This is a predicted structure of a 73-nucleotide RNA (transfer RNA) from Haematococcus lacustris.
Its Rfam family is "tRNA". Rfam classes the family as a transfer RNA. From the family's description: Transfer RNA (tRNA) molecules are approximately 80 nucleotides in length.
Its mean pLDDT, the model's own confidence on a scale to 100, is 81.
RNA sequence: GCCCCGUUAACUCAGUCGGUAGAGUGGUGGUCUUAUGAGCCUCUGGCCACGGGUUCGAGCCCCGUACGGGGCA
Repeated sequence: GCCCCGUUAACUCAGUCGGUAGAGUGGUGGUCUUAUGAGCCUCUGGCCACGGGUUCGAGCCCCGUACGGGGCA
């Protein structure tokens, strides 16, 4: 220098064919217990890395940039 993959909630990750973004963990409150923990219930939480484009409509498609990982030379 070129090519490929990744970037979604505080953390680990899903997200199908483009049609109102989810789970687990964590945190809050409650329940239970003599008490702690575990269990159970509830609530909380993301402008989908950034900037553009296409489209009636983009987490998803296209271009560029940044960061991380891998490969070739």